[in-house]
């Protein structure tokens, strides 16, 4: 530096569900929990998905993201330990 997860060690994330915050809401924080993960590290760039306060309609349904989700799928950048 390329590819690659068989066996192995030393470790690391943490879903659901629970407690506090916070949030209009989707979710986000931190405690607990551990379904599972080799990128389940970082970034909303392209699709995708959720929410609708604010705006647009309106009798009402309803339509937008400027808010979210990287544990939904590419991509970009990092990064352990093996093996070739």
């Nucleotide at each position: 530096u390329a590819c690659u997860g068989a066996a192995a060690a030393a470790g690391g994330c943490a879903a659901a569900c629970u407690u506090a915050u916070u949030g209009a809401a989707a979710g986000a924080u931190a405690g607990g929990g551990g379904c599972g993960c080799a990128a389940a590290g970082u970034u909303a760039u392209g699709g995708g998905c959720c929410u609708a306060a604010g705006g647009u309609a309106u009798u009402g349904a309803a339509c937008u993201a400027u808010g979210g989700c990287a544990g939904c799928c590419a991509a970009a950048c990092c990064a352990c330990c093996g093996g070739u």
The RNA shown here (c-di-GMP-I riboswitch aptamer) has 84 nucleotides and comes from Paenibacillus sp. Leaf72. The sequence is in RNAcentral, with records from Rfam and Ribocentre. RNAcentral records the identical sequence in 2 taxa. The coordinates come from a structure-prediction model, not an experiment, and the mean pLDDT is 86. Its Rfam family is "c-di-GMP-I riboswitch aptamer". Rfam links the family to the GO term cyclic-di-GMP binding.